[in-house]
RNA sequence: GGCGCAUUAGUGUAGAGGCCUAGCACGCCGCUCUCUCAAGGCGGAGACUCGGGUUCGAAUCCCGGACGCGCUA
Numbered sequence: 001g002g003c004g005c006a007u008u009a010g011u012g013u014a015g016a017g018g019c020c021u022a023g024c025a026c027g028c029c030g031c032u033c034u035c036u037c038a039a040g041g042c043g044g045a046g047a048c049u050c051g052g053g054u055u056c057g058a059a060u061c062c063c064g065g066a067c068g069c070g071c072u073a
Stems, first nucleotide, its partner, number of pairs: 001072005007066001010026004018056001028044005049065005
């Protein structure tokens, strides 16, 4: 250099064009419980790597960029 795969909250992940202004677990914050802490119960904040395109509609399809991994010269 060429080719392929991946990128979604702090971490791990679900998602296959409309039910998604995005769900789950751990973590975080508040309240509750407790003599106190932990555990438990209730509630809350927090994410689609970036830019274009297709479409009535895109996390999802297409193109390009970035970053990571693998194969290959």

This is a predicted structure of a 73-nucleotide RNA (transfer RNA) from a Muribaculaceae bacterium. The prediction has a mean pLDDT of 83. NCBI's taxonomy places the organism under Bacteria, Pseudomonadati, Bacteroidia, Bacteroidales, Muribaculaceae. Its Rfam family is "tRNA". The family's RNA type in Rfam is transfer RNA. The sequence was found in a public genome assembly.